[in-house]
Molecule: c-di-GMP-I riboswitch aptamer
Organism: Thiobacillus sp.
RNA sequence: CCUGUACAAGGGCAAACCCGUCGCGAGGCGGGGACGCAAAGCUUCCGGUCUUGAAUCCAAGACAGCGGGGCCGCCAAG
Numbered sequence: 001c002c003u004g005u006a007c008a009a010g011g012g013c014a015a016a017c018c019c020g021u022c023g024c025g026a027g028g029c030g031g032g033g034a035c036g037c038a039a040a041g042c043u044u045c046c047g048g049u050c051u052u053g054a055a056u057c058c059a060a061g062a063c064a065g066c067g068g069g070g071c072c073g074c075c076a077a078g
Base pairs, nucleotide, nucleotide: 002078003077012037013036017032018031019030020029021028022027035065041071042070043069045068046067047066048063049062050061051060052059053058
């Protein structure tokens, strides 16, 4: 440098639920908690789901732990 993210080790993240807080809401953040995760790291570009608006179209949003794409990547191993 390339492959690769399967075993091991060290470590990482954290669903439901509960508490606090912010938001009309979907949900976000902090604490507790672990169902799971080898990209459950980052990114709304595409599709999807969801919310709000009188809302089919539409508009503004939410979800990266729904799928795809893009970017990046520790240790071990070859």